Background:
This is a predicted structure of a 74-nucleotide RNA (transfer RNA) from a Clostridia bacterium. It matches the Rfam family "tRNA". About the family: Transfer RNA (tRNA) molecules are approximately 80 nucleotides in length. The family's RNA type in Rfam is transfer RNA. Taxonomically the source falls in Clostridia (Bacteria, Bacillati, Bacillota).
[in-house]
RNA sequence: CUACCCUUAGCUCAAUUGGAUAGAGUAUCAGAUUCCGAUUCUGACGGUUAUGGGUUCAAAUCCCAUAGGGUAGG
Numbered sequence: 001c002u003a004c005c006c007u008u009a010g011c012u013c014a015a016u017u018g019g020a021u022a023g024a025g026u027a028u029c030a031g032a033u034u035c036c037g038a039u040u041c042u043g044a045c046g047g048u049u050a051u052g053g054g055u056u057c058a059a060a061u062c063c064c065a066u067a068g069g070g071u072a073g074g
Base pairs, nucleotide, nucleotide: 001073002072003071004070005069006068007067010026011025012024013023019057028044029043030042031041032040050066051065052064053063054062
C1' cells in the first nucleotide's frame, strides 16, 4: 500500500440478516440468608450500539467516509 473481518453497559458477549421499550453473564451497590464472612437468592445501577453523514414509514442491522484493532498478501 491492497483485500477482508471486528467495534453494542466498567469487562466478556447476544439481538433469529430492517420492525414491539437494545438484553444476558460478570463487576459494583442494596436487601435476604449467616454469630461474622464466603457461597447462594432477589433487586437496583449501568448504553449518544466507535464517530459523522445517507437510504427508509422504521437502522445496532443496509450504503459511504473517518478513527481504532486484527488477519492475509506485497